[in-house]
Molecule: Bacterial RNase P class A
Organism: Qipengyuania algicida
RNA sequence: UCAGGGGGCCGGGCAGCCGCGUGUCUUUACGGCGCGAGGAAAGUCCGGGCUCCACGAAGCAAGGGUGGCGGGUAACGCCCGCCGGGCGGCGGCCUUCGGGCCAAGGCCAAGGGAAAGUGCCACAGAGAGCAAACCGCCGAUGGCCCGGACACGGGCACAGGCAAGGGUGAAAGGGUGCGGCAAGAGCGCACCGGGGCUUCGGCAACGCGGCCCGCAUGGCAAACCCCACCCGGAGCAAGGCCGAAUAGGGAUCCCGCGCUCCCGCAAGGGGGCAGGGCGCUUCGCCCCAGAGGAUCCGGGUUGGCUGCAAGAGCGCAUCCGGCAACGGAUCGCCCAGAUGAAUGGCUGCCACCGCGCGGCCGGUCCCGGCAACGGGAUACCGCGUGCGGAACAGAACCCGGCUUACAGGCCCCCUGACAUU
Numbered sequence: 001u002c003a004g005g006g007g008g009c010c011g012g013g014c015a016g017c018c019g020c021g022u023g024u025c026u027u028u029a030c031g032g033c034g035c036g037a038g039g040a041a042a043g044u045c046c047g048g049g050c051u052c053c054a055c056g057a058a059g060c061a062a063g064g065g066u067g068g069c070g071g072g073u074a075a076c077g078c079c080c081g082c083c084g085g086g087c088g089g090c091g092g093c094c095u096u097c098g099g100g101c102c103a104a105g106g107c108c109a110a111g112g113g114a115a116a117g118u119g120c121c122a123c124a125g126a127g128a129g130c131a132a133a134c135c136g137c138c139g140a141u142g143g144c145c146c147g148g149a150c151a152c153g154g155g156c157a158c159a160g161g162c163a164a165g166g167g168u169g170a171a172a173g174g175g176u177g178c179g180g181c182a183a184g185a186g187c188g189c190a191c192c193g194g195g196g197c198u199u200c201g202g203c204a205a206c207g208c209g210g211c212c213c214g215c216a217u218g219g220c221a222a223a224c225c226c227c228a229c230c231c232g233g234a235g236c237a238a239g240g241c242c243g244a245a246u247a248g249g250g251a252u253c254c255c256g257c258g259c260u261c262c263c264g265c266a267a268g269g270g271g272g273c274a275g276g277g278c279g280c281u282u283c284g285c286c287c288c289a290g291a292g293g294a295u296c297c298g299g300g301u302u303g304g305c306u307g308c309a310a311g312a313g314c315g316c317a318u319c320c321g322g323c324a325a326c327g328g329a330u331c332g333c334c335c336a337g338a339u340g341a342a343u344g345g346c347u348g349c350c351a352c353c354g355c356g357c358g359g360c361c362g363g364u365c366c367c368g369g370c371a372a373c374g375g376g377a378u379a380c381c382g383c384g385u386g387c388g389g390a391a392c393a394g395a396a397c398c399c400g401g402c403u404u405a406c407a408g409g410c411c412c413c414c415u416g417a418c419a420u421u
Stems, first nucleotide, its partner, number of pairs: 001417010012350007020036006026029001038392001042403002045401005050235004055284006063231005068082005083111001085108003091102004112226002117224002119220003134166002136162003143156005174192006194213005200207002239306004249297006255290001258273006275287003313333003317330005352389007361382003364377005
């Protein structure tokens, strides 16, 4: 410098005049000063802070969520690191030059369980969950035919054997090779693959190695399901206060309004049992006769203040720990609070992008020349100048994430090639 891959940042700035919102100050003025949208403010997909409700605790059920290991975090379905798998192929080795093997950086993911059960795999195909024979291979004894004097040789078909070869398919019940067999088959063996046990390494997921085994049991769980772990509900239109107003409204239905003891002349009071308050159970607490439930009709309130921004806050700041995410310490800072909803308009300059123009503009290149210098060129860089453009997109209680959208520009890291040192 080029190519590939990954990540981060910016996404306008300055000034003046006029206008807007808000905080604050005072001498209360047509006043001064400060601040005023985002990296996604978007989607509303997660997690929380906060507020209210559920009578409380524990367990269970229902419903929902996550799914390798370890760490981070207030927490998460997020982030970091690692493990296994898949993709890919910088490069290396071998080669019969067809190709084969190993494999860096990087990328991906909904990464537990298919012998707990249920379900699906269209069409094609013999056969797609317990099997199955389309084309085929073999086919003895016995049967038939031919040759032969005999022994024997050859052929055909059946009973039967086979799933190795071919076909169908996304997928056909491990793969390659050797042996074996009538022909075959993990039938046997070697290697690979799969499962189990184990020394060692690692916190662990797992990994190298060793030994043993079967050599029968497909895929889908982003199908129901099983296993492990986690989870109350609703949400700022939550909630609180003030003001104001109305009708403390009406109707129908269901279920229930119980037993007992003591005190008391009575009225009544106290206790126990039963009953009610959670989806169920145990314990506690509260209530106990309208202790409750359902449906329908109708009326008032649409105003103001608050919640409302000092935070799980921010920092191109520094140091420490950590591979990292992140955590801690020091120092510094205060950076919108509207409520039909503010941040806009004009002007000038600068920066960015695109297109053109300029060679009596610089670099650069070509020719002549020892050189000075002379002549020429304008693709590229710079300079000057003119015109145009400027992405996605607007807070509404706040924060941590994810996902989606984005003109253009800058920076960093990794891998490789080339050049220089």